[in-house]
Molecule: TPP riboswitch aptamer (THI element)
Organism: rhizosphere metagenome
C1' cells in the first nucleotide's frame, strides 16, 4: 500500500408546479453506489459561529495539537535490528 469480511458515515445550495437542468464534490438520485473504521479531517457537535466570495449553498479559509466517533484477519513492499 492493498484483499476479504464486518462496521461508520454524509446526501446540500440555486432554477423549477412536477420532472427536469445548474453549482461544489470520491460521493448530493438511501445510489450497495461513494468514503472511512484508532496511524481515525469518514462524519458529528461547537454552528441559526467568524472571516472572504457567488445567483445561492461548509463555496474557500478559520474554528481544529477543540471535544466525541466504527474492526478482525490475510497479501506485497520499504525501512532497521
Nucleotide at each position: 500500500c492493498u484483499g476479504u469480511u464486518a462496521g461508520g458515515g454524509g446526501u446540500g445550495c440555486c432554477c423549477c408546479c412536477c420532472a427536469g437542468g445548474g453549482c461544489u464534490g470520491a460521493g448530493a438520485c438511501c445510489a450497495u453506489a461513494c468514503c472511512c473504521u484508532u496511524u481515525g479531517a469518514a462524519c458529528c457537535u461547537g454552528a441559526u459561529c467568524c472571516g472572504g466570495g457567488u445567483c445561492a449553498u461548509a463555496c474557500c479559509g478559520g474554528c481544529g495539537a477543540a471535544g466525541g466517533a466504527a474492526a478482525a484477519c490475510g497479501g506485497a513492499a520499504a525501512u532497521a535490528u